[in-house]
Molecule: small-subunit ribosomal RNA
Organism: uncultured prokaryote
RNA sequence: AGAGUUUGAUCCUGGCUCAGGAUGAACGUUGGCGGCGUGCUUAACACAUGCAAGUCGAACGGGAAGCCUUUCUUCGGAAGGGUGGAGAGUGGCGGACGGGGGAGUAACACGUUGGUGACCUGUCCCGAAGAGGGGGACAACCGUGGGAAACGACGGGUAAAACCCCAGAUGUCGAGAGGCUUAGACGCUUUCUUGACUAAAACUCCGGUGCUUCGGGAGGGGCCUGCGGGCUAUCAGCUAGUUGGUGGGGUAAAGGCCUACCAAGGCAAAGACGGCUAGGGGGCGUGAGAGCGCGACCCCCCACAAUGGGACUGAGACACGGCCCAUACUCCUACGGGAGGCAGCAGUGAGGAAUAUUGCACAAUGGGGGAAACCCUGAUGCAGCAACGCCGCGUGGAUGAUGAAGGCCUUAGGGUCGUAAAAUCCUUUUUCUAAAGGAAGAAAAUGACGGUACUUUAGGAAUAAGUCCCGGCUAACUACGUGCCAGCAGCCGCGGUAAAACGUAGGGGGCGAACGUUAUCCGGAUUUACUGGGCGUAAAGAGCGCGUAGGCGGCUUAGCAAGUUGGACGUGAAAGCCCUUGGCUUAACUGGGAGAGGUCGUUCAAUACCGCCAAGCUUGAGGGCGGAAGAGGGGAGCGGAAUUCCCGGUGUAGUGGUGGAAUGCGUAGAUAUCGGGAGGAACACCAGUGGCGAAAGCGACUCUCUGGUCCGCACCUGACGCUGAGACGCGAAAGCGUGGGGAGCGAACGGGAUUAGAUACCCCGGUAGUCCACGCCGUAAACGAUGGAUGCUAGGUGUGGGUGGUAUUGACCCCAUCCGUGCCGUAGCUAACGCGUUAAGCAUCCCGCCUGGGGACUACGGCCGCAAGGCUAAAACUCAAAGGAAUUGACGGGGGCCCGCACAAGCAGCGGAGCGUGUGGUUUAAUUCGAAGAUACGCGAAGAACCUUACCUGGGCUUGACAUGCACGUAGUAGUGAAGCGAAAGCGGAACGACCCUUCGGGGAGCGUGCACAGGUGCUGCAUGGCUGUCGUCAGCUCGUGUCGUGAGAUGUUGGGUUAAGUCCCGCAACGAGCGCAACCCUCGUCGUUAGUUAUACGUGUCUAACGGGACUGCCGGUCUAAAACCGGAGGAAGGUGGGGAUGACGUCAAGUCAGCAUGGCCUUUAUGUCCAGGGCUACACACACGCUACAAUGGCCGGUACAACGGGCUGCCACACCGCGAGGUGGAGCCAAUCCUCAAAGCCGGCCUCAGUUCGGAUUGUAGGCUGCAACUCGCCUGCAUGAAGCCGGAGUUGCUAGUAACCGCAGGUCAGCCAUACUGCGGUGAAUACGUUCCCGGGCCUUGUACACACCGCCCGUCACGUCAUGGAAGUCGGUAACACCUGAAGUCGGUGACCCAACCGCAAGGAGGGAGCUGCCUAGGGUGGGGCCGAUGACUGGGACGAAGUCGUAACAAGGUAGCCGUACCGGAAGGUGUGGCUGGAUCACCUCCUU
Repeated sequence: AGAGUUUGAUCCUGGCUCAGGAUGAACGUUGGCGGCGUGCUUAACACAUGCAAGUCGAACGGGAAGCCUUUCUUCGGAAGGGUGGAGAGUGGCGGACGGGGGAGUAACACGUUGGUGACCUGUCCCGAAGAGGGGGACAACCGUGGGAAACGACGGGUAAAACCCCAGAUGUCGAGAGGCUUAGACGCUUUCUUGACUAAAACUCCGGUGCUUCGGGAGGGGCCUGCGGGCUAUCAGCUAGUUGGUGGGGUAAAGGCCUACCAAGGCAAAGACGGCUAGGGGGCGUGAGAGCGCGACCCCCCACAAUGGGACUGAGACACGGCCCAUACUCCUACGGGAGGCAGCAGUGAGGAAUAUUGCACAAUGGGGGAAACCCUGAUGCAGCAACGCCGCGUGGAUGAUGAAGGCCUUAGGGUCGUAAAAUCCUUUUUCUAAAGGAAGAAAAUGACGGUACUUUAGGAAUAAGUCCCGGCUAACUACGUGCCAGCAGCCGCGGUAAAACGUAGGGGGCGAACGUUAUCCGGAUUUACUGGGCGUAAAGAGCGCGUAGGCGGCUUAGCAAGUUGGACGUGAAAGCCCUUGGCUUAACUGGGAGAGGUCGUUCAAUACCGCCAAGCUUGAGGGCGGAAGAGGGGAGCGGAAUUCCCGGUGUAGUGGUGGAAUGCGUAGAUAUCGGGAGGAACACCAGUGGCGAAAGCGACUCUCUGGUCCGCACCUGACGCUGAGACGCGAAAGCGUGGGGAGCGAACGGGAUUAGAUACCCCGGUAGUCCACGCCGUAAACGAUGGAUGCUAGGUGUGGGUGGUAUUGACCCCAUCCGUGCCGUAGCUAACGCGUUAAGCAUCCCGCCUGGGGACUACGGCCGCAAGGCUAAAACUCAAAGGAAUUGACGGGGGCCCGCACAAGCAGCGGAGCGUGUGGUUUAAUUCGAAGAUACGCGAAGAACCUUACCUGGGCUUGACAUGCACGUAGUAGUGAAGCGAAAGCGGAACGACCCUUCGGGGAGCGUGCACAGGUGCUGCAUGGCUGUCGUCAGCUCGUGUCGUGAGAUGUUGGGUUAAGUCCCGCAACGAGCGCAACCCUCGUCGUUAGUUAUACGUGUCUAACGGGACUGCCGGUCUAAAACCGGAGGAAGGUGGGGAUGACGUCAAGUCAGCAUGGCCUUUAUGUCCAGGGCUACACACACGCUACAAUGGCCGGUACAACGGGCUGCCACACCGCGAGGUGGAGCCAAUCCUCAAAGCCGGCCUCAGUUCGGAUUGUAGGCUGCAACUCGCCUGCAUGAAGCCGGAGUUGCUAGUAACCGCAGGUCAGCCAUACUGCGGUGAAUACGUUCCCGGGCCUUGUACACACCGCCCGUCACGUCAUGGAAGUCGGUAACACCUGAAGUCGGUGACCCAACCGCAAGGAGGGAGCUGCCUAGGGUGGGGCCGAUGACUGGGACGAAGUCGUAACAAGGUAGCCGUACCGGAAGGUGUGGCUGGAUCACCUCCUU
């Protein structure tokens, strides 16, 4: 510090995800030691048991047990004295500290800074003074009686440092005067006067400790205060003790803290009130920082103690282990009544993913009491449990190659685990075991920890390694298994038979007593942007204005010093952090020192800026005067053209409408045409990227009322300004209300068409509406998708309005300038497109808005509206993207240019018939397999009766039909092979019977047996090689360097011409080059030369085949950019690539082929191999493809007659002769071929047929034959005779061909025994027609344009419906929570009233009084009850939409002009996308025109 992920690729925007660190953690696997820390985050849930706050006899009375002693004794004991001091009581101090958890609290609770002149303070310290006299009780105790208990009543009786009274004052308090301080005052005063009021306690070891009053201090606390720190405006108004005053009360103390009265205030957009959440801080985590998150442990503060209320005591509490009351819960009970509060330490249950021992000790530190000893102390110090965290150590070290065994991989050679192991030697640091010694912590004694830490000795490598990962990010790869299964996954994504992504193994990488996972926080994220972002098109400028608060603000001078800046001082506790230095072996941990840390306070100083105050200025702003333009707005009038309607005339059969039609209108007279009239709406030409307005918007003309703007002058004011949250106003169209109006147009609706349908597009009608008045609505693609203001920053060129100058007779022209409105363009900006003085540039100010897509311009709530609806505006859930600009392609029912038998023009066909062949389908035991639009279908197959043959049935064989190696065997061996069985294969085995080398042992070959292996037309052409088809013989496809662009890419290769051609020329930021084109090669045509088997008429050279010549736009004319080239001509056998062939660029189709061959992997191995026989590949309702033959007279048949080329031939071609009607047969010459063989046919001549299912046509069938072959039944070809089917030129549609071509005619060859060949490959013979032309169909090339496509239009994609899952809204209701309110009731308790009842202290002889109390009562009030509402939540029949889900249904809305351009607002309609009306937008293609700009 970045990385992955949107795309075919790119740049940008933007989200998601990862790598880091952290934790009071948990879970999985694993686990040696030690140190230091940490350990219920959940139920402030409930708690058994024990302990956690007592202490003081030196405050007091009394005093048990025990012990000593004396006396008595019935020997049990009793009584007395002493000692002793338990337990309880009175009293004092302490239980307000310490310890706990964080419920509540958004608050002066906390932090920080001040204040207290408005206060308190036990114990402690300092100072001053004092303590005289007296009195009466109550516990304990005793007695009586009550109660189960808890507890309690009455009587008697007693002490004190308990309580009370009197005296008394340095004193305190009140009033007044003076002085000091202060902003002021109630402060201070050892100045004065005066009044009131009260104090004390003793104990003692005689040292002292206590007591009372006052003053001061230290420490602690109360109260007040500025500032600071959550979310929510879908909480906007809140408030009655409320705000203030006066009197009174209350408190330690100010105060509505409380009360009575008076006034009507107080708070709030700088967020009151309400809701939700939350203890706050020091700090902790992270981060470069700013920040963000958190508030465990430790420290400070607060609040709380089952829940709620209350006071008492006290220096201090409204009190965790005190009291009273209410409530809930638990327990005891004799049912009458009682007891309790672990959020102290342990511990239990429960909850939970989850968190420890009912331990030891007061030895240390600290606390309470005490004079002290001492007692108490679950504070604390320690120990136990837990890898929960941090830190440290170890699990050995050295040597060790045959690179062992074994595992894994392998190209079978080897590689790797790997010096790793074994083995040898060594060490014992740590850990372990055993033994010995043994601390510090303590100061005289006292040590829980603890015989611990530590030290020494001995023993022996001994007791000690796991976990996660290995597709990219991200470090680390192979094999096997699995086969979209099982599974993985943080994101992208892996898995559908060769998975480095699943599982296992080997190997490797990371970390290591841990390693991973999950959760959470920060970071990365500049992804809320203060540091440090944006808003034309990515999310984002409010439709427009006016203006309030607020923010910001021109020039000069003077003052002040709030902001700002600097210095000093105070404070910012400790711990923590940074630096430094010590202590534990080191570290963690910890001690010391120094520093940092605040928007804080005080003070001194500075005055540039900002602010305040004051005085001025004129340039900002406004005004005045003089001119100017304009569809600016309101009102009233008025004009002509046109449509429609009405009346009348003329006139007759149609009209209207469309792509074509129909509905409609019309003989009741339409349309057309003429005249007259009515009515409504809109204003042609002018008209212009012209004008005006803030926007919406505004268009005939006239009058009237009225707003704004521009120019000139520089006369006035003197910053009066800019922006603008709320608020207010205006605001197209549609729509709504009331009343008018209604010509045309026209949602809805009706009809006609179109269509598969057509709720549309088209047509005929047509209602609301469109128009007016008044009132609502308040939205639009309300757009420049660009908020307003100001300043600055090259120009050029149009246009509208003004002014000035020059010039002119004058209007122009021209120059300058101000304002407006366009285009092009520099710098600059921008992701790019583009913007560019009218900024999207450079800056300042203010406002609005954005933060991934969907859900959602939604729900709920609120406000507005008559309604429609508008404004404001979420969440759950879901996705890994959604998006912008540009690039290359592809595509378009986009455009331009061009080509092709592409169309057109022609000729012949196919599609109908019969037959042949192939295919599909069906059938079958099998009908083997492959090929599938073009580019499968007379294709693989250039020959299926057996064979072929891969298929089926049956019968055999198992190292095999075939290859190689090894081992062993074999000598009448190899080989031949009779009989027999059999369909054959095979079984069987009589008989016959070998070879090569030799060192004579044997070896080789063969055969047999066995082991390795063979074999497979079994699968995968989507694992492959090779080959092939197709686009396409189309003219294209690329590269180097340079240049342009952030980049993908572009340029070159585009453009103007031209060509068959990216062919050539010219131009050009390109210059060159490669693969293609062309040429080079073959062939035909012409000539020459050479040679000549052959041919021959013997001359030769028709001919054959080898080498050359020839053609190059070379010549002439024309066109042209006088370039390329084109047109015409000459010559020539041939003329513009002369005809034909071979030749197929980069690539596309996962095109075809594992069955031609080769080949990875998989499968099979007495079978999926192999052999044999028979069958099948030849089936047959049917469908398609390619052909043949025909349908006849341009013909058929018969007879005669002529002309060819390519080729083939020895198990061959076969003349000639004879036989046969013929196929053919017999005999047999010639030929290994220019020598021999191989009838050419159409044609020509002559004859018959005469338009008919025929003398056309030949299928089918019968029969007789021939040939090949082992064999023609399934299933061959040919011949004779007989038979004589369909068919009379073929629907929609469709194929080939542009010249020696089509068509017609025959011939040859390969394969082959034969042949189902009508096929294929070639050959020659005869030999046409037509092409105007490129609008259209198909295919292709180039340029351009749009795109939401890139698997590339066979693309993408929208909505309803159906099914499943999930979350959510509404809903009659139902249930619960919460905070208030009204009324009723009202415990305890303070305060007040009363006090007739009661009472020791004082007064009084007494009566009685003073004073106190119970009781009763009033206010307040916890809680309870009733009631109607608020808010929140759960649930709810049914219902609404939403998201997601595999290949469901219906359509085709959008993306291309998406086939009706799309979209926005609105209204109506429709299964659905949607359609239509109205207004608007370009974010519309294309063509034409206009205007403008550039050159």